[in-house]
């Protein structure tokens, strides 16, 4: 880089460095020398994945003394945690579309 699935109207900023553009793209509308964007440090937010529990649920496997029994896996739901990511102007800022971003597993 490619395809798939999920999410994108909730939430969360200070300091240092730098110095002119930035909000992906087109149009709009905004942000920005009262220093944006970016980088670094620290702090937060959130909970996709991982981890740890729970369940009168679904399903598969094994055991079995055949009890609608036991054990284990997967799925689903739910709680905790914060390890891997992400994220901290505006609903993905708004409209548009063979659009983008992030996560997860895959070829």
């Nucleotide at each position: 880089g490619c395809a798939u699935c999920a999410u994108c109207c909730a939430g969360a900023g200070c300091g240092g460095c730098u110095g002119a553009g930035g909000g992906a793209c087109g149009g709009g509308c905004c942000c920005g020398g009262u220093g944006a964007c970016g980088c670094c440090g620290c702090g937060a937010c959130a909970a996709c994945c991982a981890g740890c529990g729970c369940c009168a649920g679904c399903u598969c496997g094994c055991c079995g003394g055949c009890a609608c029994g036991g054990c284990g896996g997967g799925c689903g739901g739910u709680g905790c945690c914060a390890g891997g990511u992400g994220c901290c102007a505006a609903u993905g800022c708004c409209c548009g579309g063979u659009c983008g971003a992030u996560g997860a597993g895959g070829a």